[in-house]
Molecule: SAM riboswitch aptamer (S box leader)
Organism: Pontibacter amylolyticus
RNA sequence: UUUUUAUAAAGAAGAGGUGAGAGAACAGGCUCUGCGAUCCUCUGGCAACCAUCCGCACGGAAAGGUGCCAAUUCCUGCCCAAAAAAGGGAAAUAUAAAAC
Numbered sequence: 001u002u003u004u005u006a007u008a009a010a011g012a013a014g015a016g017g018u019g020a021g022a023g024a025a026c027a028g029g030c031u032c033u034g035c036g037a038u039c040c041u042c043u044g045g046c047a048a049c050c051a052u053c054c055g056c057a058c059g060g061a062a063a064g065g066u067g068c069c070a071a072u073u074c075c076u077g078c079c080c081a082a083a084a085a086a087g088g089g090a091a092a093u094a095u096a097a098a099a100c
Base pairs, nucleotide, nucleotide: 002099003098004097005096006095007094008093013043014042015041016040017039021032022031023030026077027076028075029074044069045068046067049065050064052061053060054059073092078089079088080087
């Protein structure tokens, strides 16, 4: 990098540094942002995919490996449905566990 499977409406912020854009990419919206965004570091926390433990299942724990901590994966884009709004599915993306 690719493939497979699972999950994606819940949950969880402070400090220091940086200094203008940011929210995956493109487009449209919407939102966040000098009352400091984004990113980095530290600390703290959430979650429970893998490992471990509670003898197994169920359920639970959380010291390991990851992941995550504005907004549903911020919303829409393709298909179904539809007066509109709401809805269902797909694709894409993210994460985990495997495989190559």